Overview:
Transfer RNA from a Candidatus Ryanbacteria bacterium, 72 nucleotides, folded computationally. It matches the Rfam family "tRNA". Rfam links the family to the GO term triplet codon-amino acid adaptor activity. Rfam's curators write: Transfer RNA (tRNA) molecules are approximately 80 nucleotides in length. The sequence was found in a public genome assembly. The coordinates come from a structure-prediction model, not an experiment, and the mean pLDDT is 81. NCBI's taxonomy places the organism under Bacteria, Bacteria candidate phyla, Candidatus Ryaniibacteriota.

[in-house]
RNA sequence: GCGGUCAUCGUAUAGUGGCUAUUAUGCGUCCUUGCCAAGGACGAGAUGGGAGUUCGACUCUCCCUGACCGCA
Repeated sequence: GCGGUCAUCGUAUAGUGGCUAUUAUGCGUCCUUGCCAAGGACGAGAUGGGAGUUCGACUCUCCCUGACCGCA
């Protein structure tokens, strides 16, 4: 330099155009216990940036940024 894959709560993830955006773990409050651990109930927390297509975009297209893989 060229090509490919990817970017979602703190972390790890699911999601084939109309979802209240899923789950686990972590975090907070409460219950349970003499205390801790374990367990249970509830709660807060996310679509990398910009543009386009569309009635409607996390999802499709382009550009940028970043990560990884291959070729040279």